[in-house]
């Protein structure tokens, strides 16, 4: 160099052309003498530019990055 896979809340899973849940973290607040447990309720996210489309987190192309296999060269 060639292919091929992936990239989502603070971490880690999910998801789908009508546009994002879920677990734990994390804040409020109930209970508890306090702490922890436990319920309730909240906050947080689709790597970067195009490009198709009424719409794009999803579909394509580039590119950055992250893995895997394969070729040259010794």
């Nucleotide at each position: 160099g060639g292919c091929c896979u992936c990239a989502u809340c603070g971490u880690u899973c999910a998801g789908u052309g009508g546009a994002a849940g879920g677990a734990c973290a994390c804040g409020a607040g109930a209970u508890u003498u306090u702490c922890g447990a436990u319920c309730u309720c909240g906050c947080a996210a689709c790597g970067g530019g195009g490009g198709u489309u009424c719409a794009a987190u999803u579909c394509c192309c580039c590119c950055u990055g992250a893995g895997g296999c394969u070729a040259c060269c010794a």

The RNA shown here (transfer RNA) has 74 nucleotides and comes from a Calditrichota bacterium.
NCBI's taxonomy places the organism under Bacteria, Pseudomonadati, Calditrichota.
Rfam family: tRNA. Rfam classes the family as a transfer RNA.
Its mean pLDDT, the model's own confidence on a scale to 100, is 81.